[in-house]
The RNA shown here (c-di-AMP riboswitch aptamer (ydaO/yuaA leader)) has 146 nucleotides and comes from Bacillus fonticola. The sequence was found by an Rfam model in a public genome assembly. Its mean pLDDT, the model's own confidence on a scale to 100, is 77. The model forms 92% of the base pairs in the Rfam consensus.

RNA sequence: CCCUGAAAACCGCUGAGUCGUUUUUCGAGCGGGGGAACCAAUUUGUCGGCAUGUCCGACUUGGGGUGAAUCUUACUAAGGAGUAAGACGGGAUAUUCUCAAUUCCGAAUCCGACAGCUAACCUCGCAAGCGUUAUGGGAAGAAGGG
Numbered sequence: 001c002c003c004u005g006a007a008a009a010c011c012g013c014u015g016a017g018u019c020g021u022u023u024u025u026c027g028a029g030c031g032g033g034g035g036a037a038c039c040a041a042u043u044u045g046u047c048g049g050c051a052u053g054u055c056c057g058a059c060u061u062g063g064g065g066u067g068a069a070u071c072u073u074a075c076u077a078a079g080g081a082g083u084a085a086g087a088c089g090g091g092a093u094a095u096u097c098u099c100a101a102u103u104c105c106g107a108a109u110c111c112g113a114c115a116g117c118u119a120a121c122c123u124c125g126c127a128a129g130c131g132u133u134a135u136g137g138g139a140a141g142a143a144g145g146g
Base pairs, nucleotide, nucleotide: 011131012130013129014128018028019027020026029126030125031124032123033122034121039116045059046058047057048056049055050053062114063111064110065109066108070087071086072085073084074083075082088106089105090104091103092102093101095140096139097138098137099136100135
């Protein structure tokens, strides 16, 4: 000097997932679901039980929720899964916004035949997982110095 790896602290990233408190409680804040009128819409799977019906229980093909995480085409192929490309969606490059450039992601899971919107109202969550860069232009703002 270069490369790789480990630990700690500061700091930072995705995300609603934070702060305070008389601290295991209660608040503030952020986020999600259910839920009238008006408007919109008009379809309803399988199995089991017995007390045979607005019943109980289970399941996932229909449908729906959280989330950026969807769609199309082609290939392989019994199918599933996978791969590639495209469209579209989302993040990062260290104040914020925006443009460009570069780069990465497009999962997972819940409900259980059922939920449109939805004021009042009811209710739930505040996790989990990680380590990018000293890129450029424009605008805004802050701090420090003179």